This record gives sequence, structure tokens and C1' cells, in this order.
RNA sequence: GAAGUAAGACAGGUAAUCGCUGCUGCAAGUGCCGAAAGGCCGCAGGAGAGGAAAGUCCGGGCUUCGUAGGGCAGGAUGCCGGAUAACGUCCGGUGAGGGUGACCUCAAGGAAAGUGCAACAGAAAAGAGACCGCCAUGGCAUGCCAUGGUAAGGGUGGAAUGGUGGUGUAAGAGACCACCGCUUCCCUGGUAACAGGGAGGGCUGUGUAAACCCCAUCCGAAGCAAGACCGAAAGGAAGCUUAUGUGGCCCGCUAGCUUCAGGUUGGUCGCUUGAGGCGAUUGGCGACAGUCGUCCUAGAUAGAUGAUUACUCAAUGACAUAACCCGGCUCAUCGUCUUGCUUCUUUU
Repeated sequence: GAAGUAAGACAGGUAAUCGCUGCUGCAAGUGCCGAAAGGCCGCAGGAGAGGAAAGUCCGGGCUUCGUAGGGCAGGAUGCCGGAUAACGUCCGGUGAGGGUGACCUCAAGGAAAGUGCAACAGAAAAGAGACCGCCAUGGCAUGCCAUGGUAAGGGUGGAAUGGUGGUGUAAGAGACCACCGCUUCCCUGGUAACAGGGAGGGCUGUGUAAACCCCAUCCGAAGCAAGACCGAAAGGAAGCUUAUGUGGCCCGCUAGCUUCAGGUUGGUCGCUUGAGGCGAUUGGCGACAGUCGUCCUAGAUAGAUGAUUACUCAAUGACAUAACCCGGCUCAUCGUCUUGCUUCUUUU
């Protein structure tokens, strides 16, 4: 200097003017709107849309269901150990695969519980079993036929009677031997997944479980349009007493359930102080946790968070635009910056 790889930061800033919405403080009265509940109007201060606010994919907080109890069905996760409120998330490790490497990916339990599937080719894909061939014997004559033995060589295939090399044999074969593979037991290290080593066994046919299945762990439902209160109105009518009672079925438990009709479709709360942010420090490889300090940072309700000017600047250009809140994951994306590590080239 070039190429890569992993992590992180920003998404403009400052000032002024005008406008919109909430909050806090002060002020205000026989004011205005409204049937009521309730709301509006003044002054000052200060605040106001993202890294994903998107998807609605997981997990919770919160609210309601007089049962949240048991079982079956169903669903999810799936190597080991941790973090967390929890998770299918995250961190660390093991194993497998990719990459020269830094690093990246994994739907990573079980095929000896059972069932299923594996086209075509090939003799044959498992209760498999000889196409070409090799050897022995016999017959006929230089090559055929019959019988027996064989799975080493060749062919087909992704995979063919565990593999490679030898001994041995009529020719061969785990028939035997060495190493490897598989498997049983033991030892060492590690919390464990697992890694290494030793002693046996001639030995049990391949793959597939994001095929059915088996095993282990977990799962009540619905959802802020949840729900509560105020105002208004008809403290109405009929049916059923067994369950029809917040996923399905059964059991248990319990007492209300269903249909029609009327009123309202108005207002207030829920609604933003949190498993909260930031800084320092301690512990930890890390995810994260503890302690101390500091800050309050949108709550609209047909839906506010904007416009102009000047200076600065990489940034108003992309993806896009809050609706109960939070922790993740996933998809989209313009531009700028910082740090660690890897490889190559050149110079000293």
C1' cells in the first nucleotide's frame, strides 16, 4: 500500500422567528360548549417520531376469565455448560463442514424398539446371492459342454458380502496375521459434551428421522378495540338447571348460561417512573450481575412532534415515520467514521 474479516458509533449541530400538542407552576369566572359526566379559554417555563418506529415471528410485564386441577390429543425445542423475568434469544465450549487464514455455518438426541422409502443401471440393494471371469474333475477335440468349488480380478452403481498389505490355497475368502474401521471393558484429563491411551473380540450390511416414530424438557386461553369508573337508560321479557362455565376431547370442581328487546356509541382513567437511561467502580473469558452517583427523555385519539432564515457540516439524500410497555429475532437501507485481527506485495 492492496485485499479481507469481526465489533462499534452517528443518522446532523448551533442560533433566531412563527405555528401545533402535552406536562409543571401561577392566574381566572354567575365566561364559552355540553342533556349530563366533563371539556375549553390567559401568562411563564421546559419537553416533543427510529436504527429499525417495519414484520407480528418468539418471549414476557399488565388486564380479564368464580375452575388456570388431572389426563389424552396437539404444539414447540433438541450436543454440553452458563446468562436472563423468560425465550425458539444471547455467551462460552465440544463435534462436523467450508476457507491459505483471521473467521463463518449447522433443523447437532435415537437407525440394536418398530414401520416406511432408496429412481435408473446391475446377477443381486438384504430372508440379497453370480453377468464376465478363475480353479478342479470328466467328455469331446484346441476350443466347447457338464458337474463341483469360488467372490480375490473385471463390469454396473452414490453405496455390493468392512478397507489396505501379506501368509496361505487347486483357485480363493477374516480362513489366518499386521495396521485401520466397528464393538466390549478399563484408565487418565475435563462439571459435561468430549479428547487421549490400554487390554480384548474375527466382527454386527449402507443411507434416510426439515419420513412416520421413540426419548428428554416445556406449553391455560384471550388480549389495551384487554379492562375499570362516570353519565344515560327498561332494577325488561322468554327458555334451560346439564354444564353450553376463555383453544379441542374426557374426568373432577363449581353456578349460572343462552336468545330476543331497550339505552349509550358521550366522557375520564388505563397512558408512560420503567425487568428504565447514562457515568464510575467491583466480579466474570464472556453474555451479564452487584454497588455508588446522576437524569426524567412523546403520550396523540381521525390522530401533534412542523415551516423559514443564517452559520457549520460527511448527513435530509436511502430504508422509512410512535399508539399499552419491554427483551430479542428477521427483512429493507444512502453516507461517514473508529478499533482489533488475517493474507499478499514493496521498502528499511